[in-house]
Context: one part of a larger RNA
């Protein structure tokens, strides 16, 4: 890991409640038990229902609170119930299955390891050289000293024997702790054999929660035990309608959960829903605004209050201070408003829809993690694929075509075929279905095909303002002068450091001077003038469309590619085409309606009432997850009624065949050798791919 085969909504109750159905019906039933062996008989105690209200005594179509014949509250005035069986859902029970860590109890355990107790065993070899002795030297005597003897030590050094300090290997190993190579202790608190003892909230530890049999913050077996799990994980054929939610409020509540909302079945109501015109309403958003509340700018008037002076008081002048009110001009505000929309809301009435509209009642739920996207705010940086509200879409639970690929955008809501046909969004040069489409413009950046402030004689168009055939701009050739080197200022200052002033004359024009330039001049140019020459030539605003600002890590890599430049790019404007599961044809099936067949025909269940099921022809529907509802396949027994079988049953392996699916054969071939197979009911150990499922295989 694969095949096979096991593997999960069950059971039990005179439980609840809803439904179907059957019986009886203002009634309906029996229970235990008896007698019994027939789906018999009897068994009325009992339960429910027919009357309610009161805590209750109790009263009764009324009764409770009351002091009330007030007033309210549950009732009555429209009678259906009750037994059984199904099926749904619930309670109580292990209750869908499978999974804890755990907690009890009653027991096994110290052959492992801790400690301890009794008795035994072990320690090569070499080193040091402790007290004591003894001589000897010393002294009254001694201390002392030196020589030897002597063999002390949790001494040295190092086998065996213990231990694990480092580093390699190993790490599905040779091994569930090991090899190899250094390393620590190695006469002791030393290692160690048997052979006792201490037991689980106990022991036992020179203490690491260590150890107590590969197990220890409480061993281990077995039983209470199927403890419990608001967790996690799996739940087994099909087809047929409908189809959510991820919200609000509470919660020791925040991944649970009640109630409501949204979903679906049954009943009822019968358009009460919706949408859209009309017409009648509330409001204080968005925008404005400064009337009030605040909050801020500038200037006018300046009150009051300080400064300064005058003054005996009283005043009185003044002031580059402060600056109320008041006025002008300009502003600001979720918690300001003298105004105020648009939508949305709320009645009202018309019309249109007629639909899985609305509502009420009862039976089953699942949802209470939400995502992202436009719009209006909150928070946060006017930051996040961020976070909280509102409101719409879309995914959720939506295929299909567009966006190169891409749940949440863009079009579009997929029963089924179909080698037909318009179109959506997006496209029409090749990849690639359809225009190398027309017109007339823009772009020279490969912009298009990423980006900011900010820069720029890029380039198209609109405007305004100037100049200019009385010759403009640009270039060129010529003047650019005189008082004067204006005055100060300075060493110098002569247009050109600097300060003041900036006049006059000559002219065709020329600044008491633009800029170089020089120590100061000089020296070169400018402005203005004339000429040559010829037709445009300058500022400046708005568009459009490009340019720069633009730097990253494998390889171009910021059009999907190729590739495109009067486009295959950008606007404008027109025809055409292509494009989807969207729509229309054909043609089928289902679900729902309406009508007809039809007031009775037909079959089926039924004495009998009654109930159930059709065809046709129109209209609408028919994406779906949790979930609701329906209708059937299979699968194993039973009952019944037909059938089948050694002339060959099941069951296996094959081929034809059917049916809308789950599966099925009136057929066939092999194989196998005894039991099938079908009606119409019944009952279930009834359906496998997933649970790190179980148990065999291989």
């Nucleotide at each position: 890991g694969c095949c096979u085969g096991c593997g999960a909504g069950u059971u039990u109750g005179c439980g609840g409640u809803g439904u179907g159905u059957u019986g009886c019906g203002a009634g309906g039933u029996u229970a235990a038990c008896c007698c019994g062996u027939g789906u018999g008989g009897g068994g009325a105690a009992g339960c429910c229902g027919u009357a309610g209200c009161g805590a209750a005594a109790g009263c009764g179509a009324g009764u409770c609170c009351g002091a009330a014949u007030a007033g309210g509250g549950c009732g009555a005035u429209a009678u259906a119930g009750u037994a059984g069986c199904g099926c749904g859902c619930u309670c109580a029970a292990g209750a869908c299955c499978c999974g804890a860590a755990g907690c009890g109890g009653a027991g096994u355990g110290a052959u492992c390891u801790a400690g301890c107790c009794a008795u035994g065993g072990g320690c090569a070899g070499g080193u040091u050289g402790a007290a004591g002795c003894g001589g000897a030297g010393g002294u009254a005597a001694g201390a002392c000293u030196u020589c030897g003897u002597g063999g002390a030590g949790g001494a040295c050094c190092g086998a065996a024997c213990c231990c694990a300090c480092c580093a390699g290997g190993g790490u599905u190993g040779a091994a569930a702790a090991c090899c190899u190579g250094g390393g620590g202790g190695a006469u002791g608190a030393c290692c160690u054999g048997u052979g006792g003892u201490u037991a689980g909230g106990g022991g036992u530890g020179a203490a690491a929660g260590g150890c107590c049999a590969a197990u220890c913050a409480a061993a281990c077996u077995c039983c209470g035990u199927g403890a419990u799990a608001g967790c996690u994980g799996g739940u087994u054929c099909u087809c047929c309608c409908c189809g959510a939610a991820a919200u609000g409020c509470a919660u020791u509540u925040a991944g649970g959960u009640g109630c409501a909302g949204c979903g679906u079945c049954g009943u009822g109501u019968g358009u009460u829903u919706c949408u859209u015109g009309c017409c009648g309403g509330a409001g204080g958003u968005a925008g404005a605004g400064c009337a009030c509340u605040g909050g801020a700018u500038a200037g006018g008037c300046g009150a009051u209050g300080g400064g300064c002076c005058c003054u005996a008081c009283c005043g009185g002048g003044u002031u580059a201070c402060u600056g109320a009110c008041c006025u002008u001009a300009g502003c600001c505000a979720a918690a300001c408003u003298c105004c105020g929309a648009a939508u949305g809301c709320c009645g009202g009435u018309a019309a249109g829809u007629g639909a899985g509209a609305g509502c009420g009642c009862g039976g089953c739920a699942g949802u209470g993690a939400g995502a992202c996207u436009g719009u209006g705010g909150g928070g946060g940086a006017u930051a996040a694929g961020c976070u909280c509200c509102a409101u719409g879409g879309u995914c959720g639970a939506g295929a299909g075509g567009g966006a190169a690929a891409c749940a949440g955008c863009c079009c579009a809501g997929a029963g089924c075929a179909u080698c037909g046909a318009c179109u959506a969004a997006g496209g029409c040069c090749c990849c690639u279905a359809a225009g190398c489409g027309u017109a007339c413009g823009c772009u020279a950046a490969g912009u298009g095909g990423g980006a900011a402030a900010g820069g720029a004689u890029g380039u198209g168009g609109a405007g305004u303002c100037g100049c200019a055939g009385a010759g403009a701009c640009a270039a060129c050739c010529a003047g650019g002068a005189g008082g004067u080197u204006g005055g100060c200022u300075u060493a110098g200052a002569a247009g050109c450091a600097g300060c003041c002033a900036c006049c006059c004359u000559u002219g065709a024009a020329a600044g008491a001077g633009u800029g170089c330039g020089u120590a100061a001049u000089a020296g070169c140019u400018c402005a203005c003038u004339g000429g040559u020459c010829u037709a445009g030539u300058g500022a400046u605003u708005c568009c459009g469309c490009g340019c720069c600002g633009a730097c990253a890590a494998u390889g171009u890599a910021g059009c999907g590619g190729g590739g495109c430049u009067c486009a295959a790019g950008c606007g404008u404007a027109c025809c055409g085409c292509c494009g989807a599961a969207g729509u229309c044809g054909u043609g089928u099936c289902a679900u729902u309606c309406a009508u007809a067949c039809a007031g009775a025909a037909g079959c089926c269940c039924c004495a009998a009432c009654g109930g159930g099921u059709g065809u046709a022809u129109g209209g609408a529907u028919g994406g779906g997850u949790a979930g609701g509802g329906g209708a059937g396949c299979g699968u194993c027994g039973u009952g019944u009624g037909c059938c089948g079988g050694g002339u060959g049953a099941a069951g296996c392996c094959g081929c034809g065949c059917c049916g809308g699916a789950a599966g099925g054969c009136a057929g066939u071939g092999g194989u196998g050798g005894a039991c099938g197979g079908u009606u119409c009911a019944c009952g279930a150990g009834u359906g496998a791919g997933a649970a790190u499922g179980c148990a065999g295989g291989c």